[in-house]
């Protein structure tokens, strides 16, 4: 540094199922895609949810709010890793 293979590996959406307020995670089925779609949320940004709490109402919902929530297949940056020029 990813052009062309070779050997792998990973799993969008959705669908079955637990598990959580939820975002959204586990398993399993499927495969849209990825050169790290491999770790890192205690490197920085950045989104989602909004339970507690705030506000507000006769009461609720609508509103704010990540503080020990969530997202790594949102960026970048760090570690590690197969091939190949």
């Nucleotide at each position: 540094u990813a052009a062309u293979a070779a050997a792998a590996g990973c799993a969008a959406a959705c669908c079955g199922u637990c598990g959580g307020a939820a975002a959204c995670g586990g398993c399993g089925g499927g495969a849209c895609g990825c050169a790290a779609a491999g770790u890192u949320a205690u490197g920085g940004g950045g989104a989602c949810u909004a339970a507690c709490g705030c506000a507000u109402u006769g009461a609720a919902c609508c509103g704010c709010u990540a503080u020990u929530g969530u997202c790594a297949g949102c960026c970048c940056g760090a570690c590690u890793g197969c091939u190949g020029a």

A computed fold for an 85-nucleotide RNA from a mouse gut metagenome, annotated as c-di-GMP-I riboswitch aptamer. The prediction has a mean pLDDT of 85. Of the family's consensus pairs, 95% are formed in the model. Its Rfam family is "c-di-GMP-I riboswitch aptamer". From the family's description: GEMM was predicted in a large-scale screen for bacterial structured RNA regulatory elements. Gene Ontology term of the family: cyclic-di-GMP binding. The sequence is in RNAcentral, with records from MGnify.